A computed fold for a 150-nucleotide RNA, annotated as FMN riboswitch aptamer (RFN element). The sequence was found by an Rfam model in a public genome assembly. Its Rfam family is "FMN riboswitch aptamer (RFN element)". From the family's description: The RFN element is a highly conserved domain that is found frequently in the 5'-untranslated regions of prokaryotic mRNAs that encode for flavin mononucleotide (FMN) biosynthesis and transport proteins. This element is a metabolite-dependent riboswitch that directly binds FMN in the absence of proteins. In Bacillus subtilis, the riboswitch most likely controls gene expression by causing premature transcription termination within the 5' untranslated region of the ribDEAHT operon and precluding access to the ribosome-binding site of ypaA mRNA.The FMN riboswitch structure, reported in present an FMN-bound six-stem junction, adopts a butterfly-like scaffold, stapled together by opposingly directed but nearly identically folded peripheral domains.
[in-house]
């Protein structure tokens, strides 16, 4: 000094303007927003006499992940081949989304110009990444604190 255990905090962004309509924040037209972690050739910074290092920030659509659905199991209720209701598991992975074109290099789906595209489940006077609700949840995960520790 790590592994590792235990506790604490923290852990999501976004409808603006027009249009049509009895009604749309939902449709149209324009606009707007991108969770953690990994890849790192870009950007800060501080230090150096340079070479060099230290930090910080860096991909919605590359590679993982989480939430949420769904799906198992389990418990209760019912008008019992099934519905409703809760609890559980958490890989079972089924839905799990979406990126191309030029540029510059030795290398780029990350950097530069560009142009496309994606967004969970229930609600609604009308069909929602944005309004409301499960959510003062839960959670990849990030800080820290105490053990390990003598």
């Nucleotide at each position: 000094a790590a592994a590792c255990g235990u506790c604490u905090u923290c852990a999501g962004g976004g409808c603006g303007g027009g249009g049509u309509g009895u009604a749309a924040u939902u449709c149209c037209c324009c606009a707007c927003c991108g969770g953690c972690g990994g890849u790192a050739g870009g950007g800060g910074u501080c230090u150096u006499g340079a070479a060099g290092g230290g930090c910080c920030c860096g991909a919605g659509c590359c590679c993982g992940c989480g939430a949420g659905c769904g799906c198992u199991u389990c418990c209760g209720g019912c008008u019992c081949c099934g519905c409703c209701g809760g609890a559980a598991g958490g890989u079972c992975a089924g839905c799990a989304g979406a990126u191309c074109c030029g540029g510059u290099c030795g290398a780029a789906u990350g950097c530069c110009g560009g142009g496309g595209c994606c967004g969970a489940c229930g609600g609604u006077c009308a069909u929602a990444g944005u309004c409301c609700g499960g959510a003062u949840g839960a959670a990849a995960g990030a800080a820290g604190a105490c053990g390990g520790c003598a």